[in-house]
RNA sequence: GGGUCCGUAGCUCAGUUGGGAGAGCAUCUGCUUCGCAUGUAGGGGGUCGACGGUUCAAGUCCGUUCGGAUCCA
Numbered sequence: 001g002g003g004u005c006c007g008u009a010g011c012u013c014a015g016u017u018g019g020g021a022g023a024g025c026a027u028c029u030g031c032u033u034c035g036c037a038u039g040u041a042g043g044g045g046g047u048c049g050a051c052g053g054u055u056c057a058a059g060u061c062c063g064u065u066c067g068g069a070u071c072c073a
Stems, first nucleotide, its partner, number of pairs: 001072007010025004019056001027043005049065005
């Protein structure tokens, strides 16, 4: 330098006809206990890497770009 893949909640990740943004763990609160742990009920938490485009509508399609992994040279 060229090819491919990845980037979504604090962490690990799902999200295929383009229309609801989600799960587990973590965290907070109540209950449970003499207290802790466990258990249980509920809550908070997101510019979907960035910018632009297409569309009535974009995490999802297109372009550029940043970061990471890997292959070739």
The RNA shown here (transfer RNA) has 73 nucleotides and comes from Pediococcus argentinicus.
The organism belongs to Pediococcus, within Bacteria.
Its Rfam family is "tRNA".
It was read from a public genome assembly.
Its mean pLDDT, the model's own confidence on a scale to 100, is 82.